[in-house]
RNA sequence: GUAGAGGUUGCGUUUUUUAUCAGUAAGCUGCCGGAUAUGGUAGGGAUAGAGGAAAGCAGUUGAAAGGAAAAGACGCCGAAAAAGUGUGACAUCCUUGCUGAAGCACUUUUGGGCAUACAGUGAAAAAUUGUAUGACUGUCAUCAGGAGUGAUGGGGUGCUAC
Numbered sequence: 001g002u003a004g005a006g007g008u009u010g011c012g013u014u015u016u017u018u019a020u021c022a023g024u025a026a027g028c029u030g031c032c033g034g035a036u037a038u039g040g041u042a043g044g045g046a047u048a049g050a051g052g053a054a055a056g057c058a059g060u061u062g063a064a065a066g067g068a069a070a071a072g073a074c075g076c077c078g079a080a081a082a083a084g085u086g087u088g089a090c091a092u093c094c095u096u097g098c099u100g101a102a103g104c105a106c107u108u109u110u111g112g113g114c115a116u117a118c119a120g121u122g123a124a125a126a127a128u129u130g131u132a133u134g135a136c137u138g139u140c141a142u143c144a145g146g147a148g149u150g151a152u153g154g155g156g157u158g159c160u161a162c
Stems, first nucleotide, its partner, number of pairs: 001162004007077001010076009026061006036048003040098006080110008090100002111137002114134008139154006
């Protein structure tokens, strides 16, 4: 340098269906209310508003995103994930500042999945992320053994073959 292996719950992206989200948000009508409202937050502008603002109640119509399960397709084996730093679409009717924030770049850490506990995200008792513990699994090293195998320890810039 090239090609591979871990596993049937390996990793990630994407399509379809289904449940959840939720009878929620929002729209319309009526009542009430009586002056503000339009942005996560503040200032300015613009617009709407006593021909009735916001909030609340009732009726009616009634979602979506994210996440999940199943089936399929694609790309792969630092696949990928997390933390930190920098940048930063977007969050509003316009603009400025603050704040949050997808994505991208760099650095560091993590072999892989599972279970449990705690914490975060989340509508959720789903799922996911981080930490710790536990057994399992893959690989290498050392030791023991006739062998099957067992014990201890390490990590993916590793391991195997050429």
A computed fold for a 162-nucleotide RNA from a mouse gut metagenome, annotated as Lysine riboswitch aptamer. The prediction has a mean pLDDT of 75. The model forms 100% of the base pairs in the Rfam consensus.